[in-house]
Context: one part of a larger RNA
This record gives sequence, structure tokens and C1' cells, in this order.
RNA sequence: GUCUGCGAGUUAUUGUCAGUGGCCAGCCUAAGGUGUUCUGCACCGGAGGCGAAGGGAAACCGAGUGCCAACAGCGCGACCAAGUCGCUGGCAAUAGACCCGAAGCGGAGGUGAUCUACUCUUGAGCAGGUUGAAGCCCAGGUAACACUGGGUGGAGGACCGAACUCGUGGAUGUUGAAAAAUCCUGAGAUGACUUGAGAGUAGGAGCGAAAGACUAAUCAAACCCCGUGAUAGCUGGUUCUCUCCGAAAUCGCUUGAGGGCGAGUCUUAUGGAAGUACCCAAUGGAGGUAGAGCACUGAAUGGCUUAGGGGCCCCACCAGGCUGCCAAAACCAAUCAAACUCCGAAUACCAUUGGUCUCAGUAUCAUAGGAAUCAGGCCGUAGGUGAUAAGAUUUAUGGCCGAGAGGGCAACAGCCCAGACCAUCAGCUAAGGUGCCUAAAUGUGAUUAAGUGGAAAGGAUGUGACGUUGCUUAGACAGUGAGGAUGUUGGCUUAGAGGCAGCCAUCAUUUAAACAGUGCGUAAUAGCUGACUCAUCGAGCGAUGUCGCGCCGAAAAUGAUUGGCGAUUAAAUCACAUACCGAAGCUAUGGAUUCGCAGGAUCUUCGGAUCUUGCGAGUGGUAGGAGAGCGUAAUCAAUGCUGCGAAGCCGGACGGAAACGGACGGUGGAGCGUUGAUUAGUGAGAAUGCAGAC
Repeated sequence: GUCUGCGAGUUAUUGUCAGUGGCCAGCCUAAGGUGUUCUGCACCGGAGGCGAAGGGAAACCGAGUGCCAACAGCGCGACCAAGUCGCUGGCAAUAGACCCGAAGCGGAGGUGAUCUACUCUUGAGCAGGUUGAAGCCCAGGUAACACUGGGUGGAGGACCGAACUCGUGGAUGUUGAAAAAUCCUGAGAUGACUUGAGAGUAGGAGCGAAAGACUAAUCAAACCCCGUGAUAGCUGGUUCUCUCCGAAAUCGCUUGAGGGCGAGUCUUAUGGAAGUACCCAAUGGAGGUAGAGCACUGAAUGGCUUAGGGGCCCCACCAGGCUGCCAAAACCAAUCAAACUCCGAAUACCAUUGGUCUCAGUAUCAUAGGAAUCAGGCCGUAGGUGAUAAGAUUUAUGGCCGAGAGGGCAACAGCCCAGACCAUCAGCUAAGGUGCCUAAAUGUGAUUAAGUGGAAAGGAUGUGACGUUGCUUAGACAGUGAGGAUGUUGGCUUAGAGGCAGCCAUCAUUUAAACAGUGCGUAAUAGCUGACUCAUCGAGCGAUGUCGCGCCGAAAAUGAUUGGCGAUUAAAUCACAUACCGAAGCUAUGGAUUCGCAGGAUCUUCGGAUCUUGCGAGUGGUAGGAGAGCGUAAUCAAUGCUGCGAAGCCGGACGGAAACGGACGGUGGAGCGUUGAUUAGUGAGAAUGCAGAC
């Protein structure tokens, strides 16, 4: 892992609601007892309980009563009614209470020191080599010591290094040879050393050269047993089918935030129910948002005017002057605001009137039973926070997902289209598409040349369309040829300044035209060139604006990508026209079922129930509510099968909407069905489920 078996809302009591029965202003017995055909039943038993009367704290009063001195008024009641006892079911409470699951807590209950910590008693062990303390002896030395030298001596938590003990670094091992080892390397090795045997100390206790270490592979409180089915607002699991309806992820409170309680939203039953709710239109309202504005409150720019101040000048003092600096108030012009408003929508909201809807087992509402939900997500719109970042966060509002399948977007919960009862080898469409993959396409007019389509700010004689404006057969624009001069090297400055460092002026002449010079250049000249003019040529040439489509901008890590291939008067883009394809949408035909309406038949406790025909509206669905069934085991009753072969097992035609039923055949060898009623250890694929087999 698979298979087989087992495996989770039970039982008791009390309450409450519904269904269904008995009796009824009453209803019921409990313990106990008697009888009996004795797990049972029948009969006694009214102790007691609930109800029929309430109000008040109570005394007490009583259809009233309490408050009050009293009246009135108000509160709670009465006002013509319903209980009670069973059974069944839903739910709650108390119990282990649907099942499994802690870490833990407690026990004057027990077992452990054969591991390990420390201690006690008694033993044992430490190759070899090195160093050479004190003391002593001899010699020197001293007044005597001291001191010096040479011997001797053999100290040391001394040195090197085996056994022994340890475990520094590394490698291997890491389903190991091993639940801590092996190999290499390393530390101590006469000591606070190592070690044998025996003995002692224990669970809030021991022992500890102290690491919360160790106390039998277990230690911030051992192990076994018991309380014990501890508790778990947490995780996981919770077993057959179909039908009807169908949520929430919000508000308030919470030692509350992944839990609850009340409300909201769902469901079931009952009741009442208006041309009512909902929707649309008109009319009338309240309002201060978007926008706009500057009239207030603030912000903020320039000007004008001018207080106050700064600076400068003047001044014995008082005064005075200037100002290109700062600037209040007023005025002019132009602005800004969620916490500004002289103004002010569209929507939305409220009310009234009218209308649509032909709906009555309804929407909405009320009462009662049962819930689930309280982590929501994305998209559009209006905002806040943030960086007008986020698949961010937080409100409002709508949609979808959640709980929604189908078609489209290559693939893709939330986008676009569209809401799946079932069947069909029928048709029409939506979004989106129609070269091939891949169902379906043609035509017309334009654009793009970038494979743009299939990345931005910004940049640019790309290209198309439409304007405005200038020059132009009196010859434009571009090209080519020629000229481009004279006074003069203008004056100043300067070493020099000759068109061309700089300053000033910028005239005049000859001319077709030619600057006191546009740029390069020289030390300064020179030289080249431009403006300007003529000739040649012969028809358009410049500037500018708006729009369409393109270009550059363009660098990322395994090989690239409109989905791919591929495609250029497209198979790209824009516009128009007409076809077609395309979904579980709509239609067609048949069928099932829920509800409603209208008939029919049967039954009836007259409420209705069942069957059937037609018509109409429905039939996606998680949590969840409601309903109807299938199957398993057992009991009772009735009725059947079975050695001419029961159950079980294998196969299985056929039947049913499903759970399922099942002729028949084989195997097997002794019991088993069906119908009605009752009862439950009643349905497995999941729980890192439990046991067994493989």
C1' cells in the first nucleotide's frame, strides 16, 4: 500500500414544541399491595402533581387587586374558556453525551543507584626514559655568619612516552557493523589518578568541582498503577437514495477578536392578508454632494496706494530727504480649499396620486419549531490610508465567485455571453469568431512596410489626409558658370588690428549686384566662403498647424514564440455591406417530477385523501431546514419455499428515477423468504483509524 472484518448523535431523567391517541373542568396515579396462564398482564392504591383565579413583599382581599387617607389614573389580571395523561418525533438541560487525540494535575500507592552522580569499606594497577628541589658531606670563604664551588641526595597535582583513562580536530558511517561506533589525529598518564568487589542515599526526593547535569537508551521533577472516558472555545473523522426550498462571511455586546449571545439573512408549520408589497410615471418634499464661486473663514501671486519697520543722507534739538529692502489695512487683476460657501445639480431617499403586474396555498407581516453564518474574495463605480504603488488596506454601492455547470478569453474561481429536470445523429442565436491546426467568408473603400499589429516618457525631412501662409513663366527652389568692386588698411585701441581680439560709427561712390561684412583662416596681411547680382535651366518650391498609421527609445539569465504554423492590394488596422459558424441559452418532439387551476373515478370520520385527464408556472446548488423512500439484524402475526437442494458464494437476462430488485445457470449442503406491525449494537473510502492476511 491493497484486501477482509470492526469503527462515531446513544441511553436515562426533566423540560419545551409538533404530530397522534384516552378522558375532559377536570386529568393522572407514585411507592406499595393483591391476583395471575408470572421478563408479561389485570385490579387495588389519589399520598401527591398539573389545571380550573388573580393581585400583593406580606397581612390580606378577590374578578379583581397593588400603589393612595381617599377619588381618579396607571401596572398586573378577568371579560366565556382547555386542560391533563400516554405514545412517536425535533430540540434543550444534567450526565463521558457523536467518536478518536494532549501536554499535564493529584495519590500517607508501589518499583528502581546491575546505567549513572556522590559517599563508605576492602583490594588492585601505573613499561621505559628525563630533569635533579630541600637536606647532608667536602673544599674555598667569614671575627662568626652569610656566600661560592664540587659531590651526595632523590623532591614534584615536574617533563617525554606505552598499558590504562579520556574524547581535541577531521574523514567514514547516517534504512550504520553500532539507537553515539570505526579509522587517522589528539589530552592526562604518582595523581583533585584509574579501577574490581561489597555497601549507602530516591521522586519536590537524592546526588551534583554546577552542565538543570545524572537518577536503568526516559529528567525544568523517573517508571508502574489508580483518580480517568481529566479537560481540549483546537485539529481530524462521522457510513444508503431521491424530491422541495436555500443562506452567511454583516451590526451590537463580550478578558472579545479563528469562541459565544441578541439582531440580520434560510427553512418548516399555522394565522391573518389590502388592486397591498414590489416596479414604472407624474406631482410635492427635505438635503448641501459633484460642479462652480470667492460673498464669509483661511491659503496664495502681481500691481497700486500707503501705516509701521530696515538701510543711506542730513541734523545741536525738533524736524527733514532718498530708497531698486521687509510690509499691515484698503483697492484693482488673476487663483486655491475634506474639516470655506453668495450658489448648486444628476442620482438616491420620503410622501401622495395614477398605472403595470390578473398574482390569493403568493409578496410582505405575525406567532411557534429547527438551523447555519460572524476568516470572505475579485471586478466596475464614488472615496479614505498609501507614493491618485500593490493580486495592498478600509468604507459605500452594483455584479460575479463563494454555493454555478455550459460557450468565449490558447491554458486561467471572480472578466464577456449564459443560469444545467432527462432524452434526441433536429433547428435558431449570444459573446466570440470564419487561411490550416479548428466549426464557419465574401465583397467594397482606405491605411500600414514596421511582422507594426504583438511595451512608456521623450525624439525624428517615415508616410497619408485636411488647412493657413510666402515665393513663382516679369522664370521661383536646388544645381552649374561668372561677378562679389571703389574712397578704405573707416575711426579708436594696439607691438600689430587691413571686413572678421575689442570699442564707436555703419556713410558715400561705381553698379546687374556687392555688407565699413556670415563663417573658416593669418602674428598682421594673404587665401577660402557666405549674403547680394547676372547668366544657364524650365515648374513648382519653402514655412507652419491639426489628424490617421508607422520609426527609434527596446539589456537577463536552459531555445524561441500574436496559442502554433504561417500570413503583406493580409490571414494586420479602420469603415461599410451581406452571409455563415457558434452554448447545457431559445425553439421542436417525447418523458419524469413539484406546485397551482379545471374536470372525472373511488373512499370518507364530510375536513379531505388516493388515482387519473388537460392546461399553466417551475425543477443549478455548499452550510442548513423540510419531505418521501431503499436496504441490514431481530421479535410477533399471517402466509409461503426447501435434500426433486435452503442460506452463503460466482455469473447475470430483465425491471425500477435512485438507494436496489432479480428469472435462470453453476457452486454449496440445511435451513430461508414474502406481507403487515414493532425494535435497533442498522448502511464506510477517508479519522498519520484498529486487528488480521498478503
RNAcentral holds the full RNA, with entries from ENA. This is a predicted structure of a 694-nucleotide part of an RNA (large-subunit ribosomal RNA, domain II) from a Verrucomicrobiota bacterium. Rfam family: Bacterial large subunit ribosomal RNA. Rfam links the family to the GO terms structural constituent of ribosome and ribosome. NCBI's taxonomy places the organism under Bacteria, Pseudomonadati, Verrucomicrobiota.